[in-house]
RNA sequence: UUCGGUCCCCCGCGGUGGGAGUGAUUCGAACCGGGUCAGGCCGGAAACGGAGCAGCCCUAAGGAUCGUCUGCCAAGCGCGGUCGGCCCGGACCC
Numbered sequence: 001u002u003c004g005g006u007c008c009c010c011c012g013c014g015g016u017g018g019g020a021g022u023g024a025u026u027c028g029a030a031c032c033g034g035g036u037c038a039g040g041c042c043g044g045a046a047a048c049g050g051a052g053c054a055g056c057c058c059u060a061a062g063g064a065u066c067g068u069c070u071g072c073c074a075a076g077c078g079c080g081g082u083c084g085g086c087c088c089g090g091a092c093c094c
Stems, first nucleotide, its partner, number of pairs: 001091005007085002010081005016074003020070002023066005033058004041050003
């Protein structure tokens, strides 16, 4: 000087783990959500009407489960790569 290599820095890809959102299912309101409102209450001579508790139904905040997708985070794992750095080895030259 050159070639090759380990490691490091940097980059890319993949996988792994964690969080969030989204979708589906399900739970979910004594009263301060909605609907329907037995009973009872009120008005009425009556017919009826009114407000409306419980119950039932729907649903909100929120919770649980499942899976796909989106993106975020990351101590590290695997593969590959450019320049560079340390080191090792070979060849050549002085």
Predicted 3D model of a 94-nucleotide RNA (Bacterial small signal recognition particle RNA) from Engelhardtia mirabilis. Lineage of the source: Bacteria > Pseudomonadati > Planctomycetota > Planctomycetia > Engelhardtia. The coordinates come from a structure-prediction model, not an experiment, and the mean pLDDT is 77. Its Rfam family is "Bacterial small signal recognition particle RNA". About the family: The signal recognition particle (SRP) is a universally conserved ribonucleoprotein involved in the co-translational targeting of proteins to membranes. The family's RNA type in Rfam is non-coding RNA gene. Clan: SRP clan. For this family Rfam cites "SRPDB: Signal Recognition Particle Database" (Rosenblad et al., Nucleic Acids Res, 2003).